This is a predicted structure of a 394-nucleotide part of an RNA (large-subunit ribosomal RNA, domain III) from Lentisphaera marina. It was read from a public genome assembly. It matches the Rfam family "Bacterial large subunit ribosomal RNA". Rfam links the family to the GO terms ribosome and structural constituent of ribosome.

[in-house]
Context: one part of a larger RNA
């Protein structure tokens, strides 16, 4: 240079009052602005104690600070059913024997890892200061194991077939969720004219499962005989015969019941204890009343991995189902079926989506995915709202 630029998005403050040694910055109240497909919720990764509580202000906070994501000190994360192992494969990685190859080593068969995919059981309610599909009520469900009871000839893979099993575009219908309108009930009734035949505000109702179950959607069944399916095979293929084309069947979104003599909002009405300045005030147990109907919009969840069209012709494997093989059984009962009873391991679970993660920073950048109301609108654009969050640390 100079107490000079700056003090990090122009969303925005202000007034009471509390606390305090001290407050424009902290707390509570009120008014006033801003977002509202987001500046709100939920939640992979990534952080790794930031989360709650109680005390603290030296330093971090671009000022302040009685606040803090700071600093001390104590707590906090509960699982058969969520999400991973404990199941399966996929690129790819390893890789018994093998092939290669001056050493190190490369490739590979069979294996055996490997999720970003397939399989696979739980929901409503409550309840901490801080955790829930993880506690706790209530009501499931799945899977193994014991026992009883009950039927009576098959059972049974690491083979065998099926299935699982998949692209893009296109359209029609069914229809959850969400939303409105109208009544219907319930509450109140205004600073200055009106306003009870009227305005204003509130309304909520409830899974999972279990039992049925309409629309949509699929659609053949029975026999006979067989040279393939690396043995077998009642199974799958392949030939034939019979009957059959929707008032059947199977699967079932929505729907209905049940779960509910139960939970939960609303309203009245308030015991026990506790505190008191003796007015009263916290508190919240038991019991009470109520929780309805029409119309209408809507559709991207579901039916549905369905139809339909086109070529560029759209994973594997396992659980599952069916066949048998060896072996197990047939009164010395294999197997299933019911019913009750009992187990159910390991890991994550807190917070955070931006001030906590990547960016040297409390940095106008970046950060897969889900839900996103309401007037106008074609609309997930815009504009103002609602819940819900904030006013961006001079």
């Nucleotide at each position: 240079a100079a107490g000079u630029a700056a003090c990090g998005a122009a969303a925005a403050a202000c007034c009471a009052g509390g606390u305090g040694a001290g407050a424009a910055u902290c707390c509570u109240g009120g008014u006033c602005a801003c977002c509202g497909a987001a500046a709100u919720c939920c939640g992979a990764a990534g952080g790794u104690u930031u989360c709650c509580u109680g005390g603290g202000c030296a330093a971090g906070g671009u000022u302040c600070g009685u606040c803090c994501c700071c600093c001390c000190a104590g707590g906090g994360u509960u699982a058969g059913u969520c999400g991973g192992a404990c199941c399966c494969u996929a690129a790819g990685g390893c890789g018994a024997g093998g092939c290669c190859c001056a050493a190190c080593g490369g490739c590979g068969u069979a294996g055996u890892c490997g999720a970003u995919g397939g399989a696979c059981a739980a929901c409503a309610g409550g309840u901490u200061a801080a955790u829930a599909u993880u506690c706790c009520u209530g009501u499931a469900c799945u899977a193994g194991c014991u026992a009883a009871g009950u039927u009576u000839a098959g059972u049974g893979a690491u083979g065998a077939a099926g299935g699982g099993a998949c692209g893009c575009g296109g359209a029609a219908g069914g229809a959850a969720a969400a939303u409105g309108u109208u009544a219907a009930u319930g509450a109140c009734u205004g600073a200055u004219g009106g306003a009870u035949u009227a305005g204003u505000c509130a309304u909520a109702c409830c899974a999972a499962g279990c039992a049925g179950g309409c629309a949509a959607u699929u659609c053949g069944u029975a026999g006979a005989g067989u040279a393939g399916g690396a043995a077998a095979a009642u199974c799958c293929g392949c030939u034939c015969u019979a009957c059959a084309u929707a008032a059947g069947a199977a699967c079932c979104a929505a729907c209905u019941g049940u779960g509910a003599u139960g939970g939960g909002g609303c309203g009245a009405a308030g015991a026990a204890a506790c505190c008191c300045u003796c007015g009263g005030g916290u508190g919240g147990a038991a019991c009470c009343g109520u929780c309805u109907a029409a119309c209408a919009u809507g559709g991207a969840a579901c039916c549905a991995u369905g139809c339909u069209g086109c070529c560029a012709a759209g994973a594997a494997a396992a659980g599952c189902u069916u066949c048998u093989a060896a072996g197990c059984g047939u009164u010395u009962g294999a197997a299933g079926c019911u019913u009750a009873g009992u187990u159910a391991u390991c890991c994550g679970u807190a917070c955070u989506a931006a001030a906590a993660c990547c960016g040297a920073c409390a940095c106008a950048g970046g950060u897969a995915g889900g839900a996103a109301g309401g007037u106008c609108g074609a609309g997930u654009a815009g504009a103002c709202u609602a819940a819900g969050g904030u006013g961006c640390g001079c």